[in-house]
RNA sequence: UCCCGACAAAGGCACCCCGGCCGCGAGGCCGGUCCGCAAAGCCAGGAAUCUCCCCCGCGGAGAUCGUCCGGCCGCCGAG
Numbered sequence: 001u002c003c004c005g006a007c008a009a010a011g012g013c014a015c016c017c018c019g020g021c022c023g024c025g026a027g028g029c030c031g032g033u034c035c036g037c038a039a040a041g042c043c044a045g046g047a048a049u050c051u052c053c054c055c056c057g058c059g060g061a062g063a064u065c066g067u068c069c070g071g072c073c074g075c076c077g078a079g
Base pairs, nucleotide, nucleotide: 004077005076012037013036017032018031019030020029021028022027035066041072042071043070045069046068047067048064049063050062051061052060053059
């Protein structure tokens, strides 16, 4: 350094739900909460699901990275 992921250590994030705000909507943000997560850090590139619009065309625009794949960066060091 890489693979890998401990009955290790220090930490980190925060599902559902609740309150407030934004959005036509999917959903997002803030606070509470803490189901869980070795990338549950970042990226919407591919897919999938969802939303909106329409001339209903395998069309257009959007959302989800805690749905999967992929890319980039990263703590620790049992084996």
The RNA shown here (c-di-GMP-I riboswitch aptamer) has 79 nucleotides and comes from a Gemmatimonadota bacterium. It was read from a public genome assembly, where an Rfam model found it. Rfam family: c-di-GMP-I riboswitch aptamer. About the family: GEMM was predicted in a large-scale screen for bacterial structured RNA regulatory elements. On this family, see Weinberg et al., Nucleic Acids Res 2007: "Identification of 22 candidate structured RNAs in bacteria using the CMfinder comparative genomics pipeline". Its mean pLDDT, the model's own confidence on a scale to 100, is 87. Of the family's consensus pairs, 100% are formed in the model.